Predicted 3D model of a 109-nucleotide RNA (SAM riboswitch aptamer (S box leader)) from Candidatus Yanofskyibacteriota. The coordinates come from a structure-prediction model, not an experiment, and the mean pLDDT is 78. Its Rfam family is "SAM riboswitch aptamer (S box leader)". About the family: The SAM riboswitch is found upstream of a number of genes which code for proteins involved in methionine or cysteine biosynthesis in Gram-positive bacteria.
[in-house]
RNA sequence: AGGUUAUCAAGAGUGCGGUGAGGGUAACGGCCCUGCGACCCGCCAGCAACCAUGAGAGCGAAGUCUUUCAAAGGUGCUACAUCCGUCCCAUAUUAUGGGAAGAUAAUGC
Repeated sequence: AGGUUAUCAAGAGUGCGGUGAGGGUAACGGCCCUGCGACCCGCCAGCAACCAUGAGAGCGAAGUCUUUCAAAGGUGCUACAUCCGUCCCAUAUUAUGGGAAGAUAAUGC
C1' cells in the first nucleotide's frame, strides 16, 4: 500500500511571523478562494470525530458492553455539505434517496 470497523449537512482563525503562486486531498468538468498574500511551514488561539485518561449511571455471570460529564494526552480539524457533479442502483421524469469513491480515527499486516 492493500484489508476491517466507525464517522463525515454540527462545531471551531479573514490571528501573528516566514515564503511567494497557485489552491479547494486521484483525474476531469464546474463553482469558489487567492499579491487586500491563498497553499505550505512555525507560534499562538479554538473545535471536539476517534483512541487514551479520570469520575458517574445502566445492563449483566463477566467485559475489550452501552451511556453521561470533565480535561485536551495521541492524531485530526478550524471558507463554501466530503464545495457540487462526473461512477452504480432504485423511485421518478431530470429530481430525490441509497451505494461506491474520498477523508479522518482505530485496528491489523